This is a predicted structure of a 330-nucleotide part of an RNA (large-subunit ribosomal RNA, domain IV) from a marine sediment metagenome. It matches the Rfam family "Bacterial large subunit ribosomal RNA". Its family is annotated with ribosome and structural constituent of ribosome in the Gene Ontology.
Context: one part of a larger RNA
RNA sequence: CCCUUGUUAAGGAACUCGGCAAAAUGACCCCGUAACUUCGGGAGAAGGGGAGCCACUAUUUAUAGUGGUCGCAGUGAAUAGGCUCAAGCGACUGUUUAGCAAAAACACAGGUCUGUGCGAAAUCGUAAGAUGACGUAUACGGGCUGACGCCUGCCCAGUGCCGGAAGGUUAAGGGGAAGUGUUAGGAUUUAUUCCGAAGCACGGAACUUAAGCCCCGGUGAACGGCGGCCGUAACUAUAACGGUCCUAAGGUAGCGAAAUUCCUUGUCAGGUAAGUUCUGACCCGCACGAAUGGCGUAACGACUUGAGCACUGUCUCAACAAGGGACCCG
Repeated sequence: CCCUUGUUAAGGAACUCGGCAAAAUGACCCCGUAACUUCGGGAGAAGGGGAGCCACUAUUUAUAGUGGUCGCAGUGAAUAGGCUCAAGCGACUGUUUAGCAAAAACACAGGUCUGUGCGAAAUCGUAAGAUGACGUAUACGGGCUGACGCCUGCCCAGUGCCGGAAGGUUAAGGGGAAGUGUUAGGAUUUAUUCCGAAGCACGGAACUUAAGCCCCGGUGAACGGCGGCCGUAACUAUAACGGUCCUAAGGUAGCGAAAUUCCUUGUCAGGUAAGUUCUGACCCGCACGAAUGGCGUAACGACUUGAGCACUGUCUCAACAAGGGACCCG
RNA backbone atom coordinates (compact mmCIF):
# COMPACT_ATOMS: atom_id res chain seq x y z
C1' C A 1 0.00 0.00 0.00
C1' C A 2 -4.15 -3.59 -1.20
C1' C A 3 -8.30 -6.83 0.42
C1' U A 4 -12.05 -8.43 4.19
C1' U A 5 -13.98 -6.74 8.78
C1' G A 6 -14.84 -3.63 13.49
C1' U A 7 -15.28 1.20 16.02
C1' U A 8 -15.43 6.59 15.78
C1' A A 9 -15.72 13.35 18.33
C1' A A 10 -18.97 17.29 15.98
C1' G A 11 -22.07 17.51 11.76
C1' G A 12 -25.76 14.25 9.15
C1' A A 13 -26.33 13.26 2.09
C1' A A 14 -22.82 18.78 2.50
C1' C A 15 -20.96 12.66 -1.22
C1' U A 16 -22.66 11.25 -5.88
C1' C A 17 -25.42 10.71 -12.34
C1' G A 18 -28.21 8.64 -8.34
C1' G A 19 -28.25 7.66 -0.51
C1' C A 20 -24.46 3.36 -4.77
C1' A A 21 -22.61 1.11 -0.36
C1' A A 22 -23.24 1.06 4.71
C1' A A 23 -26.19 2.20 8.83
C1' A A 24 -30.99 2.02 10.69
C1' U A 25 -35.79 -1.17 11.17
C1' G A 26 -36.54 -6.29 12.69
C1' A A 27 -39.41 -12.45 15.82
C1' C A 28 -43.55 -12.34 19.51
C1' C A 29 -47.66 -9.80 22.60
C1' C A 30 -50.87 -5.32 23.49
C1' C A 31 -52.84 -0.54 21.88
C1' G A 32 -53.66 2.04 17.56
C1' U A 33 -54.04 2.82 12.28
C1' A A 34 -55.32 7.87 7.07
C1' A A 35 -56.40 9.16 2.00
C1' C A 36 -58.34 6.10 -1.50
C1' U A 37 -61.07 1.65 -2.81
C1' U A 38 -63.12 -2.84 -7.57
C1' C A 39 -65.53 -2.93 -0.23
C1' G A 40 -61.67 -7.87 -0.94
C1' G A 41 -58.21 -4.35 0.39
C1' G A 42 -54.88 -0.37 1.59
C1' A A 43 -52.51 -2.74 6.58
C1' G A 44 -47.36 -5.40 9.61
C1' A A 45 -50.26 1.35 7.11
C1' A A 46 -48.29 5.09 10.08
C1' G A 47 -47.37 5.67 15.33
C1' G A 48 -46.81 3.98 20.46
C1' G A 49 -45.98 0.35 24.64
C1' G A 50 -44.20 -4.50 26.72
C1' A A 51 -40.62 -8.45 27.82
C1' G A 52 -35.52 -11.11 33.04
C1' C A 53 -36.10 -13.26 38.00
C1' C A 54 -39.02 -14.00 42.84
C1' A A 55 -43.60 -14.00 45.70
C1' C A 56 -48.83 -13.58 46.07
C1' U A 57 -53.83 -13.52 43.89
C1' A A 58 -57.33 -15.28 40.13
C1' U A 59 -59.11 -18.92 37.39
C1' U A 60 -60.75 -23.16 32.29
C1' U A 61 -53.34 -24.88 34.25
C1' A A 62 -52.24 -21.61 30.52
C1' U A 63 -52.07 -16.96 31.07
C1' A A 64 -53.32 -12.38 33.42
C1' G A 65 -52.99 -8.87 37.52
C1' U A 66 -50.46 -6.87 41.90
C1' G A 67 -46.07 -6.30 44.73
C1' G A 68 -40.87 -6.93 45.08
C1' U A 69 -35.92 -7.45 43.05
C1' C A 70 -30.85 -7.45 39.88
C1' G A 71 -27.91 -5.51 35.79
C1' C A 72 -25.39 -0.42 31.39
C1' A A 73 -28.33 -3.74 28.76
C1' G A 74 -34.07 -9.07 29.96
C1' U A 75 -36.76 -11.64 21.94
C1' G A 76 -29.45 -9.93 27.36
C1' A A 77 -25.83 -14.08 21.98
C1' A A 78 -27.59 -15.57 16.71
C1' U A 79 -31.42 -15.67 13.03
C1' A A 80 -36.02 -12.04 11.76
C1' G A 81 -39.68 -5.50 7.46
C1' G A 82 -36.79 0.83 7.20
C1' C A 83 -41.02 4.01 6.53
C1' U A 84 -43.99 7.95 4.17
C1' C A 85 -45.77 11.40 0.17
C1' A A 86 -46.33 12.32 -5.19
C1' A A 87 -45.91 11.11 -10.50
C1' G A 88 -45.03 7.87 -15.07
C1' C A 89 -45.58 2.99 -17.32
C1' G A 90 -47.67 -1.81 -17.16
C1' A A 91 -54.00 -3.92 -14.40
C1' C A 92 -52.52 -8.22 -11.55
C1' U A 93 -49.45 -13.80 -10.39
C1' G A 94 -46.33 -15.09 -14.34
C1' U A 95 -42.35 -15.13 -18.98
C1' U A 96 -37.62 -13.38 -21.36
C1' U A 97 -31.95 -12.01 -24.24
C1' A A 98 -28.28 -19.98 -20.64
C1' G A 99 -22.88 -16.16 -20.97
C1' C A 100 -23.28 -7.38 -20.29
C1' A A 101 -30.43 -5.84 -20.81
C1' A A 102 -35.83 -8.78 -16.02
C1' A A 103 -38.07 -4.06 -18.25
C1' A A 104 -42.48 0.17 -19.69
C1' A A 105 -40.69 -5.78 -23.63
C1' C A 106 -43.66 -10.99 -24.04
C1' A A 107 -47.77 -13.48 -21.97
C1' C A 108 -52.42 -12.93 -19.63
C1' A A 109 -58.03 -13.22 -18.31
C1' G A 110 -61.37 -10.01 -21.02
C1' G A 111 -62.87 -7.42 -25.91
C1' U A 112 -63.44 -7.56 -31.13
C1' C A 113 -62.85 -8.92 -36.35
C1' U A 114 -62.38 -13.01 -39.55
C1' G A 115 -62.23 -18.21 -41.46
C1' U A 116 -64.40 -23.10 -40.66
C1' G A 117 -70.93 -27.39 -41.37
C1' C A 118 -67.01 -31.90 -40.44
C1' G A 119 -63.38 -36.49 -44.99
C1' A A 120 -64.11 -28.68 -41.23
C1' A A 121 -60.82 -24.66 -41.77
C1' A A 122 -55.59 -24.52 -40.62
C1' U A 123 -50.86 -27.37 -40.31
C1' C A 124 -47.01 -31.50 -41.51
C1' G A 125 -46.16 -34.97 -45.51
C1' U A 126 -44.73 -36.73 -52.76
C1' A A 127 -48.38 -39.94 -50.83
C1' A A 128 -50.58 -43.15 -47.49
C1' G A 129 -51.41 -40.92 -43.20
C1' A A 130 -51.37 -37.65 -38.93
C1' U A 131 -52.42 -33.20 -35.74
C1' G A 132 -56.91 -30.37 -35.29
C1' A A 133 -60.19 -34.18 -32.24
C1' C A 134 -61.93 -39.69 -30.53
C1' G A 135 -63.62 -32.39 -30.54
C1' U A 136 -68.57 -30.27 -33.82
C1' A A 137 -69.88 -23.10 -34.11
C1' U A 138 -70.92 -22.10 -25.96
C1' A A 139 -66.15 -25.81 -31.10
C1' C A 140 -61.51 -25.11 -33.61
C1' G A 141 -57.81 -21.90 -36.58
C1' G A 142 -55.90 -16.85 -37.68
C1' G A 143 -55.31 -11.24 -36.92
C1' C A 144 -55.53 -7.00 -33.60
C1' U A 145 -56.30 -5.16 -28.65
C1' G A 146 -55.03 -6.28 -23.57
C1' A A 147 -58.17 -6.56 -16.01
C1' C A 148 -61.89 -3.08 -14.65
C1' G A 149 -64.66 1.90 -15.42
C1' C A 150 -66.31 5.81 -19.11
C1' C A 151 -65.87 5.46 -24.19
C1' U A 152 -64.22 4.31 -29.13
C1' G A 153 -65.89 10.29 -33.66
C1' C A 154 -65.43 11.61 -39.46
C1' C A 155 -63.47 9.54 -44.38
C1' C A 156 -64.81 3.70 -48.82
C1' A A 157 -61.12 8.59 -53.12
C1' G A 158 -56.39 4.91 -53.16
C1' U A 159 -54.99 -0.34 -51.51
C1' G A 160 -57.03 -4.89 -49.52
C1' C A 161 -61.24 -8.04 -48.68
C1' C A 162 -66.53 -9.39 -49.70
C1' G A 163 -70.66 -9.34 -53.16
C1' G A 164 -72.40 -8.53 -58.36
C1' A A 165 -72.77 -9.86 -63.17
C1' A A 166 -75.08 -6.19 -68.05
C1' G A 167 -71.03 -4.29 -71.01
C1' G A 168 -65.39 -3.91 -72.47
C1' U A 169 -60.83 -6.79 -72.48
C1' U A 170 -58.88 -11.70 -72.13
C1' A A 171 -55.66 -17.99 -72.57
C1' A A 172 -55.38 -22.83 -74.13
C1' G A 173 -59.02 -25.32 -76.79
C1' G A 174 -62.82 -25.39 -80.79
C1' G A 175 -63.17 -23.30 -85.66
C1' G A 176 -61.38 -22.98 -90.26
C1' A A 177 -61.57 -18.08 -94.51
C1' A A 178 -57.80 -15.75 -97.51
C1' G A 179 -53.19 -17.02 -99.15
C1' U A 180 -48.88 -20.52 -100.41
C1' G A 181 -46.31 -25.19 -102.38
C1' U A 182 -46.97 -29.31 -105.57
C1' U A 183 -49.41 -31.03 -111.04
C1' A A 184 -52.98 -33.93 -114.44
C1' G A 185 -54.45 -30.54 -117.92
C1' G A 186 -54.85 -25.98 -120.72
C1' A A 187 -53.05 -21.41 -123.09
C1' U A 188 -50.15 -18.86 -126.28
C1' U A 189 -45.69 -14.74 -127.85
C1' U A 190 -42.51 -22.11 -128.01
C1' A A 191 -39.87 -19.87 -123.12
C1' U A 192 -35.22 -20.76 -117.57
C1' U A 193 -43.22 -18.65 -119.92
C1' C A 194 -48.22 -18.18 -117.95
C1' C A 195 -52.90 -20.23 -116.04
C1' G A 196 -54.19 -24.25 -113.20
C1' A A 197 -59.10 -28.77 -111.00
C1' A A 198 -58.83 -32.65 -107.48
C1' G A 199 -55.67 -34.66 -103.91
C1' C A 200 -51.73 -34.00 -100.44
C1' A A 201 -49.27 -30.43 -97.53
C1' C A 202 -48.32 -25.43 -95.39
C1' G A 203 -50.91 -21.47 -93.45
C1' G A 204 -53.97 -19.56 -90.17
C1' A A 205 -58.55 -14.66 -90.46
C1' A A 206 -63.66 -14.27 -88.80
C1' C A 207 -66.41 -16.68 -85.14
C1' U A 208 -66.80 -19.38 -80.19
C1' U A 209 -64.72 -19.40 -75.14
C1' A A 210 -63.68 -19.09 -68.15
C1' A A 211 -61.72 -16.90 -64.05
C1' G A 212 -59.16 -12.45 -63.73
C1' C A 213 -58.78 -7.20 -64.84
C1' C A 214 -61.75 -2.79 -66.25
C1' C A 215 -66.67 -1.90 -64.27
C1' C A 216 -70.97 -1.54 -60.26
C1' G A 217 -71.79 -1.76 -54.99
C1' G A 218 -70.42 -2.84 -49.75
C1' U A 219 -66.73 -2.88 -45.91
C1' G A 220 -62.38 0.82 -40.83
C1' A A 221 -61.80 -3.21 -33.62
C1' A A 222 -59.42 -3.91 -42.85
C1' C A 223 -53.98 -1.23 -44.73
C1' G A 224 -54.67 3.61 -43.82
C1' G A 225 -56.11 9.19 -43.82
C1' C A 226 -58.36 12.97 -40.70
C1' G A 227 -56.47 21.09 -44.69
C1' G A 228 -55.01 26.32 -46.30
C1' C A 229 -55.59 31.68 -46.91
C1' C A 230 -58.12 36.43 -45.81
C1' G A 231 -61.36 39.64 -43.10
C1' U A 232 -64.49 40.88 -38.85
C1' A A 233 -66.92 43.13 -32.09
C1' A A 234 -67.55 51.07 -29.75
C1' C A 235 -59.69 50.95 -25.80
C1' U A 236 -56.47 47.23 -27.11
C1' A A 237 -56.30 42.20 -27.82
C1' U A 238 -58.94 38.11 -29.50
C1' A A 239 -62.55 36.31 -33.01
C1' A A 240 -68.49 33.39 -31.52
C1' C A 241 -69.17 35.38 -37.22
C1' G A 242 -68.21 35.93 -42.71
C1' G A 243 -65.58 35.07 -47.49
C1' U A 244 -62.61 31.96 -50.56
C1' C A 245 -59.58 27.65 -52.41
C1' C A 246 -58.82 22.48 -52.06
C1' U A 247 -60.25 17.42 -50.28
C1' A A 248 -62.49 10.91 -49.87
C1' A A 249 -62.95 13.44 -45.31
C1' G A 250 -60.67 17.75 -42.90
C1' G A 251 -59.03 15.41 -35.73
C1' U A 252 -64.93 14.60 -32.35
C1' A A 253 -64.62 13.15 -26.81
C1' G A 254 -60.63 13.03 -23.77
C1' C A 255 -55.63 14.35 -22.84
C1' G A 256 -51.65 17.85 -23.63
C1' A A 257 -44.04 21.44 -22.91
C1' A A 258 -46.30 14.67 -22.22
C1' A A 259 -41.64 7.87 -22.22
C1' U A 260 -44.53 12.62 -27.51
C1' U A 261 -42.55 20.14 -27.15
C1' C A 262 -37.76 21.75 -31.76
C1' C A 263 -37.81 26.88 -30.14
C1' U A 264 -37.31 25.55 -24.24
C1' U A 265 -34.38 26.01 -18.33
C1' G A 266 -41.95 28.11 -22.55
C1' U A 267 -45.13 31.11 -18.73
C1' C A 268 -47.50 31.05 -13.86
C1' A A 269 -47.96 28.57 -9.15
C1' G A 270 -45.89 24.89 -5.36
C1' G A 271 -41.75 22.75 -3.02
C1' U A 272 -35.85 24.76 -1.71
C1' A A 273 -31.93 29.91 1.19
C1' A A 274 -31.00 28.73 -3.92
C1' G A 275 -34.74 23.62 -8.35
C1' U A 276 -32.27 22.62 -16.71
C1' U A 277 -35.13 17.59 -12.55
C1' C A 278 -40.27 17.11 -9.90
C1' U A 279 -45.70 18.44 -9.00
C1' G A 280 -50.19 21.43 -10.38
C1' A A 281 -51.97 24.59 -14.16
C1' C A 282 -52.04 27.24 -19.05
C1' C A 283 -52.51 25.52 -24.58
C1' C A 284 -48.91 28.76 -29.00
C1' G A 285 -50.05 20.00 -29.88
C1' C A 286 -42.36 21.88 -34.55
C1' A A 287 -44.80 16.52 -34.74
C1' C A 288 -51.30 13.58 -28.91
C1' G A 289 -55.84 11.33 -30.06
C1' A A 290 -59.61 7.14 -29.75
C1' A A 291 -58.77 -1.57 -29.98
C1' U A 292 -50.79 0.24 -34.37
C1' G A 293 -56.96 1.91 -28.84
C1' G A 294 -58.17 7.38 -25.91
C1' C A 295 -58.67 8.93 -20.87
C1' G A 296 -58.99 7.34 -15.79
C1' U A 297 -58.13 3.63 -12.11
C1' A A 298 -57.99 0.40 -6.18
C1' A A 299 -54.35 -3.48 -5.77
C1' C A 300 -49.58 -5.13 -7.47
C1' G A 301 -43.82 -3.96 -9.23
C1' A A 302 -35.69 -6.56 -7.48
C1' C A 303 -39.38 -1.07 -13.07
C1' U A 304 -38.51 4.67 -13.81
C1' U A 305 -38.75 9.85 -11.62
C1' G A 306 -39.16 13.71 -7.63
C1' A A 307 -39.64 14.90 -2.25
C1' G A 308 -39.42 13.83 3.05
C1' C A 309 -38.66 11.18 8.05
C1' A A 310 -35.32 7.85 10.37
C1' C A 311 -30.32 6.44 9.86
C1' U A 312 -25.57 6.52 9.10
C1' G A 313 -17.52 7.19 7.57
C1' U A 314 -21.33 8.48 1.30
C1' C A 315 -19.06 13.05 2.68
C1' U A 316 -16.52 17.57 5.66
C1' C A 317 -11.70 14.49 6.72
C1' A A 318 -9.89 11.23 8.09
C1' A A 319 -8.17 8.06 12.41
C1' C A 320 -7.42 3.62 15.06
C1' A A 321 -7.83 -1.67 15.57
C1' A A 322 -8.21 -7.12 13.86
C1' G A 323 -7.38 -10.79 10.15
C1' G A 324 -5.36 -12.02 5.11
C1' G A 325 -1.84 -10.46 1.31
C1' A A 326 2.15 -7.40 -0.40
C1' C A 327 7.21 -6.52 1.91
C1' C A 328 11.77 -8.40 4.98
C1' C A 329 14.56 -12.72 7.07
C1' G A 330 15.14 -18.00 6.92